The prediction has a mean pLDDT of 89. A computed fold for a 325-nucleotide part of an RNA from a Bacillota bacterium, annotated as large-subunit ribosomal RNA, domain IV.
Context: one part of a larger RNA
């Protein structure tokens, strides 16, 4: 010096991105126990006290020596406050990510009347289902509680006996060739019927245009300028644009650039944390919005406890290293 292990005087997180890791709490019986709550919980809340052995005694007890110490070894929750996220047990990157991500129970929409819709497969034929709309499939939300506001201009999807346009196809009109024939003196010109080319009017579906409907479809949800008897701000008014111009609640937030914004807490001393303000670069209502007992090996802040993490290091024991072999 390394590794695993034990012990430390005095402080006790000064340590470090952060108590990482150690320590520390622990059985079991009594008292005892807040806010909040969904009344069930929280809750082993938190805090306190008690355990061994002998005598006697049914027992309850009572009494009695002994140890540094009676759960005497081992083996057994550390806690408490407050934010965020996710409702909750649960799954998941087999070998760097367990998480705030997945899934979830309940919500919605929207297809599907049975030979269902969908899914597989050239087919036969399967599943769905030996089910039938309180079923099954899709897609978004995500327990629970208070709610989900405005826009159908665009894109999508519904639906709609008109009108536009539109393919194969039906239709066949003009026309072209080609020549009996007719004209003419030739040259040539004309030109039936048939045959072959070519084809226009006109029929004609879905789609698209068009006209309605739908946003828990896919998305959107403004700018100027002025105005109140201090100032300041502007209930109010004017003015342009749009499909509408963002309600309700939250709001420097898992979102705030300017920012360590500003005021309060907490600390001697806080770019991090709570609670507030609103000036929301660029929150916002099922790509939900706001809350929320309980729960999490989650993620943030602070707090008792405890400690060699540290001040600041020592010492011990095992095994490596390091000499022989």
């Nucleotide at each position: 010096c390394c590794c695993u292990u034990g012990u430390u005087a005095a402080g006790g997180a000064a340590c470090u991105c952060g108590g990482c890791a150690a320590a520390a709490u622990g059985a079991c019986c009594c008292c005892g126990u807040a806010a909040c709550u969904u009344a069930g919980g929280g809750a082993g809340a938190a805090g306190g006290g008690g355990u061994a052995c002998c005598a006697c005694g049914a027992a309850a007890g009572u009494g009695g020596g002994c140890a540094c110490a009676g759960c005497a070894a081992a083996g057994a929750g550390g806690c408490c406050c407050a934010a965020g996220c996710g409702a909750c047990u649960g799954u998941u990157u087999a070998g760097c990510a367990a998480a705030a991500a997945c899934a979830c129970a309940g919500g919605u929409c929207u297809c599907u009347g049975c030979u269902a819709a969908g899914u597989c497969g050239u087919a036969a034929g399967a599943c769905g289902a030996a089910g039938u709309a309180u079923a099954g499939g899709g897609g978004c939300u995500g327990a629970c509680g208070c709610c989900u506001g405005c826009c159908c201009g665009g894109u999508g999807c519904u639906g709609g006996a008109a009108g536009g346009u539109c393919a194969a196809g039906g239709g066949g009109a003009a026309g072209u060739g080609u020549u009996a024939g007719g004209u003419g003196a030739a040259a040539a010109c004309c030109a039936a019927a048939g045959c072959a080319u070519a084809g226009a009017a006109c029929c004609u579906a879905a789609g698209c245009c068009c006209c309605a409907g739908u946003a828990a479809a896919c998305g959107g949800c403004g700018g100027c300028c002025g105005u109140a008897a201090c100032u300041a701000u502007a209930a109010c008014g004017g003015u342009c644009c749009u499909a509408a111009g963002g309600u309700a609640g939250c709001g420097a937030a898992a979102u705030u650039c300017c920012u360590u914004g500003u005021c309060g807490g907490g600390u001697a001393a806080g770019u991090u944390c709570c609670g507030a303000c609103c000036u929301g670069c660029a929150c916002g209502a099922a790509u939900g919005g706001c809350g929320u007992a309980a729960c999490g090996a989650c993620u943030u802040g602070g707090g008792c406890a405890c400690u060699g993490u540290c001040u600041c290091a020592a010492c011990a024991a095992g095994g490596g290293a390091c000499u022989c072999g």
Rfam family: Bacterial large subunit ribosomal RNA.
Taxonomically the source falls in Bacillota (Bacteria, Bacillati).